[in-house]
RNA sequence: GACGAACGCUGGCGGCGUGCUUAACACAUGCAAGUCGAGCGGUAAGGCCCCUUUGGGGGUACACGAGCGGCGAACGGGUGAGUAACACGUGAGCAACCUGCCCCUAGCAUUGGGAUAACCCCGGGAAACCGGGGCUAAUACCGGAUACGACCACCGAUGACAUCAUCUGGUGGUGGAAAGCUCCGGCGGCUAGGGAUGGGCUCGCGGCCUAUCAGCUUGUUGGUGGGGUAACGGCCCACCAAGGCGACGACGGGUAGCCGGCCUGAGAGGGUGACCGGCCACACUGGGACUGAGACACGGCCCAGACUCCUACGGGAGGCAGCAGUGGGGAAUAUUGGACAAUGGGCGAAAGCCUGAUCCAGCAACGCCGCGUGAGGGAUGACGGCCUUCGGGUUGUAAACCUCUUUCAGCUCCGACGAAGCGCAAGUGACGGUAGGAGCAGAAGAAGCACCGGCCAACUACGUGCCAGCAGCCGCGGUAAUACGUAGGGUGCAAGCGUUGCUCGGAAUCAUUGGGCGUAAAGGGCGCGUAGGCGGCGCAGCUAGUCAGGCGUGAAACCCCCGGGCUCAACCCGGGGACUGCGUUUGAUACGGCUGUGCUAGAGGAUGGAAGAGGGCCGCGGAAUUCCCAGUGUAGAGGUGAAAUUCGUAGAUAUUGGGAAGAACACCGGUGGCGAAGGCGGCGGCCUGGUCCAUUACUGACGCUGAGGCGCGACAGCGUGGGGAGCAAACAGGAUUAGAUACCCUGGUAGUCCACGCCGUAAACGAUGUGCGCUGGAUGUUGGGGGCCCUAGGCCCUCAGUGUCGAAGCAAACGCGAUAAGCGCACCGCCUGGGGAGUACGGCCGCAAGGUUGAAACUCAAAGGAAUUGACGGGGGCCCGCACAAGCGGUGGAGCAUGUGGUUUAAUUCGAAGCAACGCGCAGAACCUUACCAGCCCUUGACAUGGGCCGGACCGGCCGGGAGACCGGCCUUCCCCGCGAGGGGCCGGCCGCACAGGUGCUGCAUGGCUGUCGUCAGCUCGUGUCGUGAGAUGUUGGGUUAAGUCCCGCAACGAGCGCAACCCUCGCCUCCAGUUGCCAGCGAGUAGGGUCGGGCACUCUGGAGGAACUGCCGGUGACAAGCCAGAGGAAGGUGGGGAUGACGUCAAGUCCUCAUGGCCCUCAUGGGCUGGGCCACACACGUGCUACAAUGGCGGUGACAGCGGGACGCCAGGCCGCGAGGCCGCGCCGAUCCCGAAAAGCCGUCUCAGUUCGGAUCGCACCCUGCAACUCGGGUGCGUGAAGGUGGAAUCGCUAGUAAUCGCGGAUCAGCACGCCGCGGUGAAUACGUUCCCGGGCCUUGUACACACCGCCCGUCACACCAUGGGAGUUGGUUUUACCUUAAGUGGCUGCGCCAACCGAAAGGGGGCAGGUCACCACGGUAGGAUCAGCGACUGGGGUG
Repeated sequence: GACGAACGCUGGCGGCGUGCUUAACACAUGCAAGUCGAGCGGUAAGGCCCCUUUGGGGGUACACGAGCGGCGAACGGGUGAGUAACACGUGAGCAACCUGCCCCUAGCAUUGGGAUAACCCCGGGAAACCGGGGCUAAUACCGGAUACGACCACCGAUGACAUCAUCUGGUGGUGGAAAGCUCCGGCGGCUAGGGAUGGGCUCGCGGCCUAUCAGCUUGUUGGUGGGGUAACGGCCCACCAAGGCGACGACGGGUAGCCGGCCUGAGAGGGUGACCGGCCACACUGGGACUGAGACACGGCCCAGACUCCUACGGGAGGCAGCAGUGGGGAAUAUUGGACAAUGGGCGAAAGCCUGAUCCAGCAACGCCGCGUGAGGGAUGACGGCCUUCGGGUUGUAAACCUCUUUCAGCUCCGACGAAGCGCAAGUGACGGUAGGAGCAGAAGAAGCACCGGCCAACUACGUGCCAGCAGCCGCGGUAAUACGUAGGGUGCAAGCGUUGCUCGGAAUCAUUGGGCGUAAAGGGCGCGUAGGCGGCGCAGCUAGUCAGGCGUGAAACCCCCGGGCUCAACCCGGGGACUGCGUUUGAUACGGCUGUGCUAGAGGAUGGAAGAGGGCCGCGGAAUUCCCAGUGUAGAGGUGAAAUUCGUAGAUAUUGGGAAGAACACCGGUGGCGAAGGCGGCGGCCUGGUCCAUUACUGACGCUGAGGCGCGACAGCGUGGGGAGCAAACAGGAUUAGAUACCCUGGUAGUCCACGCCGUAAACGAUGUGCGCUGGAUGUUGGGGGCCCUAGGCCCUCAGUGUCGAAGCAAACGCGAUAAGCGCACCGCCUGGGGAGUACGGCCGCAAGGUUGAAACUCAAAGGAAUUGACGGGGGCCCGCACAAGCGGUGGAGCAUGUGGUUUAAUUCGAAGCAACGCGCAGAACCUUACCAGCCCUUGACAUGGGCCGGACCGGCCGGGAGACCGGCCUUCCCCGCGAGGGGCCGGCCGCACAGGUGCUGCAUGGCUGUCGUCAGCUCGUGUCGUGAGAUGUUGGGUUAAGUCCCGCAACGAGCGCAACCCUCGCCUCCAGUUGCCAGCGAGUAGGGUCGGGCACUCUGGAGGAACUGCCGGUGACAAGCCAGAGGAAGGUGGGGAUGACGUCAAGUCCUCAUGGCCCUCAUGGGCUGGGCCACACACGUGCUACAAUGGCGGUGACAGCGGGACGCCAGGCCGCGAGGCCGCGCCGAUCCCGAAAAGCCGUCUCAGUUCGGAUCGCACCCUGCAACUCGGGUGCGUGAAGGUGGAAUCGCUAGUAAUCGCGGAUCAGCACGCCGCGGUGAAUACGUUCCCGGGCCUUGUACACACCGCCCGUCACACCAUGGGAGUUGGUUUUACCUUAAGUGGCUGCGCCAACCGAAAGGGGGCAGGUCACCACGGUAGGAUCAGCGACUGGGGUG
C1' cells in the first nucleotide's frame, strides 16, 4: 500500500459496488422448464348456444385437464470436492471427425399396411402404482417404389503432403427417403452439397513443493490382424517382438481447479485466482448405461451404499454446490420481497405462456466516491476547567452577543427518461409518486476515534510506587513516571477511527536485473575422469540461436491516453494505445552453432641435459637403549620442588669385556628439496611416477573444468597372523592436595613395528577450489640455461620453484599485493541469524567403533568479525613508596579507660561501617546540653511579619500554691510629634486570621563542606596530520629527574590544569630598634640577685635585607639534560618542616552544623517542665593508659626547657591541715606579676621475690565544684592489695633531632582528660637489596571483562513448565497386491418360451423379445504389504525459569 474481512468505540445523508473465505454439513416450506389444439384421438374444467325431469344432457371449439406426438429439457443458474492432467494458457494440426434448430443451392415428397395410449370394462395394492380384456387417431410405427452426389468393387483422369486426395467421371453391385397441417397469408417433411455456429481428437511450448520418493512399467512399448467409435489411437482383443520412461527428475508423496486478471513493486519479481469474463470438473457417495444432433445428464433412469421421511410392515419416497429460507459449524457474510416493464432464453405461425436467468427493491459504514454537521463579525481575551515561578499562562474568536445563509434531513405542491417492440386499435413501467423541480420554517436534527518516550507529528499536572499496568522493536513502572491510570492541553485522521489477521514493499535478507565464501555463515581432504558447461587463428558454405521488416493471432472486460454521460466524483459509454507472447514469411550473416578445408601461438610429442627425504621391494651399517653372561668393585642407587613407591649385601648403581633383540636413523639439516593431498630423512641395489631447462625439421585444438562415479587418503581404531628393545592410553603403587579418578615419580598392558584386509575421519589449514591471460618494483634462496669481466671470484639476462618487504588496486578492518585476497574469463563445490544440531528419523556404507546424507518442534534479540579506549592477568619490561627486607618499639595475653557490635531496656536518641566506621560527629551527657523514655502541662504557640482592643517604659524586687512548667497577688517605672484631643515608637496581656514550628523522611532529588586514591605525576585542549570510524599522534622513543623535571629525537607545533617556584616557619649573617629583655666595659650597692646609675657591644625580641644558583674545579655523559666526587660555606644539589590536593573515582560521608526541592505532622512528629535514659552488661572487637619490674621501685638531692594561659582569672607570701584543701592576702589586663615544681638526671637503698614489682577492687574518713554528685563527677588520707612473670595465630608505627623515652602547656570547661591539639628535654638502631607481600606510575602483550577479575562463565545435581526422539503395543486414514463374491448394465453365445407389420396359401421363415449362460465390473469379503497420523507404562537427550 492492499482486503469478499472480523473485532472495539462511534455513527447524519446520498450514489455506485460488494456480501458463507468455515461443514462439497444436513435440510422443513414455496418457487427455479416448459410449451405447442396451426401434429393426433379427444372434452375433465371454464365461456357461449340449445335442451332439460334443475340431477343433468347435447352442441360449439372461444378454450383446454389428462393422454399420444413434436421441440426444449445437454442452455441458463450453482459450487471448487476431485484433478499436477493436453485439465488450463498459448500457438498449430485433423488428408482421422460430428454438428438439432438457422442460412444458401439442387432435387424430392409416391404407394400401401399393422398397431397403441387416452377412453370403456374387470382385477391387485395402505400407498406408490400395476396387471388383464376391448375400441381408436396421427407430422407415432412399418413394407414396397423412386432418387442422388451415400457405401463397396473395378477402371480412368488430375493433383500430390506418409497412410493418399480430388473429379456431380465410367461400369457393376449393396443398402436405402419423406408428413402432413392450415385461419389459404403460410408453416412444416425428405435427400444431397455448401455455409455458419457449437463440439470431439492430436501435437509444440509454458506455469507448485518434495531426491529423507531413484529407479518405474506387462496392455507395459511397438508390430500384424481384428473389434469398437462421429473419428485417430494399445481405446479393446488375439498373436508376435522386447521394448518404453528416467538426474533436462521418471515413479511415488504432499498441495492445488486453470486463465484473462487482481494486489504490490521503479522494474525484474513476489503474492493471489472473491466479484466480472473464458475453459474445466462436479451435482448425497460409488458404479452403469438408455434416449438423443448433443448427456453418461443438478431439479432423467437403473443398481449398490450411507442418511432422512411415509407405511396397513407387504412395500414405497427423497437428494437446495438453483432463488429465498432453517439448523449446524464459525471471528464472520443479507429478504422464505416485487416484476417479467426492459435485456436474454424455451415453445408456438402468432396472440401468448413459462423464466428466483435477469431487472429492481430490502438488510449491512463491508468497500470506493461525494456532501453536511454552518458562514462572517466579535477582547474587559468573560465564566468555568487546567497549569503556575502566583506575576500570569492556556483552553481562545473558541463561547456569549450581532449580522447572514439553508446544502442534507423535515413539510407542501409538481413530477420524469428508461418504450422500443408487439398489436388493427385500445393499451402496456416492477423500480415509483422514486430521481428531479418549485415553495416553507429555523442554526435549526447531525462528531467521533486513535495517538502525544525514540522510531513518529503532538506535554504538563495529579494518582500509583517493579503494585496496578503498558509494550510493534528498543524498553517503561522499585515516591517527583512527557512510557501505567485520570484530567487539561496538543497532534493526526474524520462518518469514521483504531486493533487483529493475511499479503507485497522496504529486504541487494535467495542477489536474472542485483550478494557472497582468508578471519563474519560459506572451498569439497586430494586426485583421475563420465555426462554436462565453456573453448585458439584463417577461409568457404549453411543457418532452427541472434537481428530487421511484413502477415496472422494475442476474445471481451481490466490497465494507460483522448473524448463523452450522470451538477462533481466513484460509476458508466465511445475511440485509440498496450497486451512485453506465439506462429508464419521475407531478408541479414558480424557474433554463437553446424559442415568442409587450412594454420601453429594452446595442448601433446621428439632429442639432449638436470635436481630431488617422490613411490615399491631387497640387502647392509654404526651410535644409543634394554636384557643376558662374565670380570672389577662396594653400599648405596634411582627419583624429585622436596620425597616416597622402586632396585640393591641373594652384590645393585658405577665400570670393563662378550652376546641377543627390536625400533629409530645424531651431525649434514637450511626460512632447503620432492609429492596432487595425506605425507616423505642412515647407506647400497633393482623396479617405477612426476617435474624443470635447452633445442626442435613432428601432430594439428587433440583443450579447461568436472554433477554422479572411481582411486588415494595422518593419527587413533578393528580383523587374522607375526614381532615386541624403547616408549606408553588403561591399570597399580608413591607423592601433591581440602579432595587429586590430574599435573610430578616408580612400574606397566593394549598399542606403537611387519604382512594382508577394513575404517575414511582431522585446526586433512595458506582456515585461501582448479585452469588460463593481464597488471610498478626491491631483496634472499633452490634447480637449469645464456652473456660479460680485471676468473680460488664477480656482474648481468632468462625460465621454473620457494621466502621477505612493498606500488597501484582490493579489503569492514586486520591485511593481500606476479605464489593476489588486484584486473578479467571458464567450470565445479559451498553459504543464507544464534541455540536446538551435525542431533533425531529414514536411506546408503561399515565386523564394530562409527561415517555420510541431514531436518523439525521449541526457544532467543541476538550469535558473530575486525579494530578502539580502558580495566584486568598466579603476562613481560622499566621505576617508585617504611611496600618488603634490615632494625627499634608496640598491639594481639592482664587490669582499667574509652568507642563499637550484640544483648537488655519504658528509653538505653541519632549518625559513622573494609582500607577511608569504631578516644569518630563529642575541644567536656549529674540538671542544662538532649534530639530518647515516663508523667504533668500549653495551643497564633518558646521564635518572625502584619490587624484590632486594653494596659504599661523596658528592667528589677517581694509574697503564696505547686515536683516544676505554671497560676495568683503586691511594689516600682517611659520616649517622640502635638496647645490639647489624639497619633507614633517600645514592652506586656487578650482576640482573630494569614501563619509559625518539626534534630520528622529522602545525602539515591540537591548546594556547600569533607574523606579517599594521592603530593601519586598525571589529566586535557587548539590547530595540523593519520584513520571510513571509534580514535591515534602530541603524551610514544633514547637519556635524566622527587616530578609529563629537563635534554635530544620525532608530523607535529603550541597551550591549559597539575609538578616546581612564588607564601609561612626553623637554621647563618648584616642593618634598624632597645623595654618589661640583656650586662662586655665604667660607677654604686648586695641577700654577691642587672638590684641601681648607665649602656645597647652580646644574647634575645621583631622588622627589613643578604645568603644556595650544580655558580666554581675535576670526572662522566652525546659537545645535552644530568649524574659522581671535591673546594668554599651556617647551610649543597628540593637544606628541615608546614600551607598548597589536577581531570576524575567511590550514587563515599553529612537533610542531626548550615542552606535547600519534594513528601509528611498541625491540641502534635510543635512547645514547656519534673524525673529517668544516653553511664545498662553473659559477651565480642577497635583505640589507649598502667604494668608485669633492677636501663627498675623507693628515699634523698634539688640542676637545666620551650610552647602557652591568666580579671567571676592566674595567684606570690604567710598561717592551719598528714593531704586534697582552707583562711588571710602582695603583684599582674602581663618579654615586668602569677601558673612555675619541669621530668627523665644524680646519690643512696632494695636483690629476683607475685616482691619495697603491680596497682585493679573494696571499706572507712575527708576535700572541691555545683541549685543538686543516689542512679552518675573529680581529688585526698588510711586500710585492702586482684589479674599480671613480655603475651598464640596474626598485626601496627618509624629512615634523624626521627623512633623510643621524659615531663610541660593549651582548647573545651562550674567541675571532670589515660582522649585531642601543641611544646621542649634526653636521644638511638638499620636499609645488602627489589626475588617476594601491599599500593602506585610508564611502555608493551593477551582478553570471551566494560556496574570492568569482588568480572565473565562451564557442567552435574534439585525443583517447575514446554516441545520433541525411542517405546511392548494400540486406534484410525490413505494406498497397493493376490484371491473370493458379484448388483445394475453392456457385449458375446444361446434363445426349445413369446411376438402385429415383411416373405409365404399355409406350415414355416426372416427379424425381434423375455429367459438362460459366459466375459467385464461398483460395493463387499479374506490374507498380505507400503505410508501417514493419534494415543502409550517407561525412557533419552533438549529448551526456558
Model confidence (mean pLDDT): 86 of 100. Small-subunit ribosomal RNA from an uncultured bacterium, 1441 nucleotides, folded computationally. Its Rfam family is "Bacterial small subunit ribosomal RNA". The sequence is in RNAcentral, with records from ENA and SILVA.